[in-house]
RNA sequence: UUUUUAUACAGAGGCGUGGAGAGACAGGCUCCGUGAAGCGCCGGCAACCCCGGGAGGACCCCGAACGGUGCCAACUCCUGACCAUAUAAAAG
Numbered sequence: 001u002u003u004u005u006a007u008a009c010a011g012a013g014g015c016g017u018g019g020a021g022a023g024a025c026a027g028g029c030u031c032c033g034u035g036a037a038g039c040g041c042c043g044g045c046a047a048c049c050c051c052g053g054g055a056g057g058a059c060c061c062c063g064a065a066c067g068g069u070g071c072c073a074a075c076u077c078c079u080g081a082c083c084a085u086a087u088a089a090a091a092g
Stems, first nucleotide, its partner, number of pairs: 001092008013042005021031003025080004043072003048068002051063004076084001
């Protein structure tokens, strides 16, 4: 980077650093020097993988949260494209 499958109206932020942008894209709207993005530390949420138990056509149900990811303004912020975007798992 491509493909497949699943999910996206729930949930969860402080400190330090940094110093002007951020919310994918277009349009809107919003956040932001009462400190944006990024980075670090700590904390938390969730439960895709992993793990335990059950069920038994099955891709199902329950639990747990040490480990691998993810996430922690606003319904994926809203509208549009749903052959979009993001994340997970698997395959190439």
Predicted 3D model of a 92-nucleotide RNA (SAM riboswitch aptamer (S box leader)) from Hymenobacter sp. YC55. NCBI's taxonomy places the organism under Bacteria, Cytophagia, Cytophagales, Hymenobacteraceae, Hymenobacter. Model confidence (mean pLDDT): 84 of 100.